[in-house]
Predicted 3D model of a 112-nucleotide RNA (SAM riboswitch aptamer (S box leader)) from Chitinophaga sp. MD30. The coordinates come from a structure-prediction model, not an experiment, and the mean pLDDT is 83.
RNA sequence: UUCUUAUCAAGAAAGGCUGAGGGUAAUGGCCCGUCGAAGUCUUAGCAACCUUCCUGUUCACCACAGGAAAGGUGCUACAUCCAUCCUCCCGCAAGGGUAGGGCAGAUAAGUC
Numbered sequence: 001u002u003c004u005u006a007u008c009a010a011g012a013a014a015g016g017c018u019g020a021g022g023g024u025a026a027u028g029g030c031c032c033g034u035c036g037a038a039g040u041c042u043u044a045g046c047a048a049c050c051u052u053c054c055u056g057u058u059c060a061c062c063a064c065a066g067g068a069a070a071g072g073u074g075c076u077a078c079a080u081c082c083a084u085c086c087u088c089c090c091g092c093a094a095g096g097g098u099a100g101g102g103c104a105g106a107u108a109a110g111u112c
Stems, first nucleotide, its partner, number of pairs: 003110006013043005021032003026084004044076003049072003052068006080104001085101003088097003
């Protein structure tokens, strides 16, 4: 970096350094931020994707269900903060809807 699959309304923050932006890009909203953004380090935590281990079913394996949280990642404001394209629903219309899908993205596992 390509492609595939799964998940994305739950959950979990303090401190040091630093110093103005940040919530993926754009546009429009809505927010966060000198009572300290982003980044980085330390510590703590969350989760359970992969590995590992345990329990049940099996002669055993596979598989499935449940569990642990040791290892590899990830994550710890707001639905992936919301909308944008298509469809559906409500409305005479302007417009509205935590409706379905798509695009894009993030993470994991695999793959070129």